[in-house]
RNA sequence: GGCCCCAUCGUCUAGUGGUUAGGACGGCAGGUUUUCAUCCUGUAAACGCGGGUUCGAUUCCCGCUGGGGUCA
Numbered sequence: 001g002g003c004c005c006c007a008u009c010g011u012c013u014a015g016u017g018g019u020u021a022g023g024a025c026g027g028c029a030g031g032u033u034u035u036c037a038u039c040c041u042g043u044a045a046a047c048g049c050g051g052g053u054u055c056g057a058u059u060c061c062c063g064c065u066g067g068g069g070u071c072a
Base pairs, nucleotide, nucleotide: 001071002070003069004068005067006066007065010025011024012023013022018055027043028042029041030040031039048064049063050062051061052060
């Protein structure tokens, strides 16, 4: 340098055009417990950036950035 794949709460992950953007762990609050832990309930927290298509984009297309793989 060419080609391919990936980017979503703090972390991991689901979502393949119209969702309240879901789940697990973690955080916070409450309950239980003499206390801690466990367990139960609730709660906050996310679509990398810039364009395009579309009535509508996390989702499709292009570019950029970052990461990974492969060929040389």
About this RNA
A computed fold for a 72-nucleotide RNA from Candidatus Azambacteria bacterium RIFOXYD1_FULL_42_11, annotated as transfer RNA. Lineage of the source: Bacteria > Bacteria candidate phyla > Candidatus Azamiibacteriota. Its Rfam family is "tRNA". It is annotated as a transfer RNA. About the family: Transfer RNA (tRNA) molecules are approximately 80 nucleotides in length.